[in-house]
Context: one part of a larger RNA
Molecule: large-subunit ribosomal RNA, domain IV
Organism: metagenome
RNA sequence: CGCUCGUGAAGGAACUCUGCAAAUUAACUCCGUAACUUCGGGAAAAGGAGUGCCCACACCCGCAAGGGCUGCUGGGCCGCAGUGAAAAGGGUCUAGCGACUGUUUACUAAAAACACAGGUCUGUGCUAAGGCGUAAGCCGCUGUAUACAGACUGACGCCUGCCCGGUGCCGGUAAGUUAAGGGAGAGGGUUAGCCGUAAGGUGAAGCUCGCAACCGAAGCUCCGGUAAACGGCGGCCGUAACUAUGACGGUCCUAAGGUAGCGAAGUUCCUUGUCGGGUAAGUUCCGACCUGCAUGAAUGGCGUAACGACUGGACCACUGUCUCCACGAGCGACUCG
Numbered sequence: 001c002g003c004u005c006g007u008g009a010a011g012g013a014a015c016u017c018u019g020c021a022a023a024u025u026a027a028c029u030c031c032g033u034a035a036c037u038u039c040g041g042g043a044a045a046a047g048g049a050g051u052g053c054c055c056a057c058a059c060c061c062g063c064a065a066g067g068g069c070u071g072c073u074g075g076g077c078c079g080c081a082g083u084g085a086a087a088a089g090g091g092u093c094u095a096g097c098g099a100c101u102g103u104u105u106a107c108u109a110a111a112a113a114c115a116c117a118g119g120u121c122u123g124u125g126c127u128a129a130g131g132c133g134u135a136a137g138c139c140g141c142u143g144u145a146u147a148c149a150g151a152c153u154g155a156c157g158c159c160u161g162c163c164c165g166g167u168g169c170c171g172g173u174a175a176g177u178u179a180a181g182g183g184a185g186a187g188g189g190u191u192a193g194c195c196g197u198a199a200g201g202u203g204a205a206g207c208u209c210g211c212a213a214c215c216g217a218a219g220c221u222c223c224g225g226u227a228a229a230c231g232g233c234g235g236c237c238g239u240a241a242c243u244a245u246g247a248c249g250g251u252c253c254u255a256a257g258g259u260a261g262c263g264a265a266g267u268u269c270c271u272u273g274u275c276g277g278g279u280a281a282g283u284u285c286c287g288a289c290c291u292g293c294a295u296g297a298a299u300g301g302c303g304u305a306a307c308g309a310c311u312g313g314a315c316c317a318c319u320g321u322c323u324c325c326a327c328g329a330g331c332g333a334c335u336c337g
Base pairs, nucleotide, nucleotide: 001332002331003330004329005328006327007326008325010323011322014321019318027051028050029049030048031047036041038155052077053076054075055074056073057071058070059068060067061066078082090316091315092314093313094312095311096310097308098307102114103113118153119152120151121150122149123148124147130139131138132137156303157302158301159300161233162232163231166230167229168226169225170224171223172222175221176220177219181215182214185211187209188208189207190206193202194201195200234252235251236250237249238248261295262292273289274288275287276286277285
């Protein structure tokens, strides 16, 4: 000096990103226990008191000997100390998120992430839809729409607004467009024949090469529906008897212009916004305000008792975290052998 421990004057979080770590608390009996609440909880809330040993008495069982257990019975004894060692919750208030118990990155993440009961939508009538497999076959299911599959949301309470123009899905189908295929018809190549002295010209059928009117389904166009489908949810100007503000008016654009609620938020850039609270002092925290850079309703919105090795803030207790370090123990290091 290091590691692991022990003790500590006065102070008591001044330490620090953070009370990290440590300390406090701790068993049993009795008393007592708030807000809030889904009436179950919250709760071991909080906060107190007692605890050893001896004698006697009361009570219960037993004929008795004796045994039992309780006493909000009495008396006595000892120590600094009686759950005499060890083991054994620190607590309270407040906010965020997630309802909860669960699950997870085996080896840096346990969470607000995943799951969840509950809610909704969509598909599926049974040889179901869906899935695995080339197939046979199998799962679904020895189930049958109170079922199964897919998707989103995520207990519960109060709710879930407007937009179908785009994209998707569903329904419709008169017209437009449209493939293979069929194909009227026209054209090219070839050449028997015919014409020609020859060169060559013409040229039926067949074969062949492309062209093609017209007939051709779904789809697309088109017409509707659908947002707990993917998604979206405005701007400018003026206006009230101080000022300010603008219920109101005008105008442009849109498919429709954000409703309820919440709001400097896990979302707020400006920003340490402003006001209030807490502190002697508070970029954090809590309550408000609303000017929402860029909230908002199952991509769920807002609340919520209980719960949480979750995250933020405050307080009590407690402490070597600190002021500021000291001493001790064991094991190393170190010295000598």